[in-house]
RNA sequence: UACGUGCUCCGGGGUCGGUGUAAUUCCGAACCGGCGGUUAUAGUCCGCGACCCGUGCGCAGCCUCUUGGCAACAAUGAGGCGGCGCAUGGUUGAUCUGGUGAAAUUCCGGAACCGACAGUUAAAGUCUGGAUGGGAGAAGCACGAA
Numbered sequence: 001u002a003c004g005u006g007c008u009c010c011g012g013g014g015u016c017g018g019u020g021u022a023a024u025u026c027c028g029a030a031c032c033g034g035c036g037g038u039u040a041u042a043g044u045c046c047g048c049g050a051c052c053c054g055u056g057c058g059c060a061g062c063c064u065c066u067u068g069g070c071a072a073c074a075a076u077g078a079g080g081c082g083g084c085g086c087a088u089g090g091u092u093g094a095u096c097u098g099g100u101g102a103a104a105u106u107c108c109g110g111a112a113c114c115g116a117c118a119g120u121u122a123a124a125g126u127c128u129g130g131a132u133g134g135g136a137g138a139a140g141c142a143c144g145a146a
Base pairs, nucleotide, nucleotide: 001146003144004143005142006141007140008139010137015029016028017027018026030126031125032115033114034048035047036046037045043113044112052090053089054088055087056086057085058084059083061081062080063079064078065077066075067074068073095111096110097109098108099107117129118128119127
């Protein structure tokens, strides 16, 4: 110093005005940008995560039936349900141009574009909610080991 195991801690930002019975959802103007990577700093490159759908294995549980039992209940029986853990698959948006440079779709100039699901007196990146959750990953400590 890389690596393995365990533990601790951290780990997402952003609105005003107008119309209207009603909109932070429409219209106008504004604002925001998770994590790792990269010849050089990225919402738009490469990959990952969050949301959603599924598969396998394991764990414990519940229900129905069957069988046994006087019953409570039991089963190495059949079927079903949701939960937790581990692993894994699918799905999931958007950028060009000029300049500098050895190197930049990352910097500088210019012009664009994108943003899960559910809810809502009216359509949501910005409100409310699942979420005091999960999480890519970051830092630290201990032990192991080359």

A computed fold for a 146-nucleotide RNA from Arthrobacter sp. ERGS1:01, annotated as FMN riboswitch aptamer (RFN element).
The organism belongs to Arthrobacter, within Bacteria.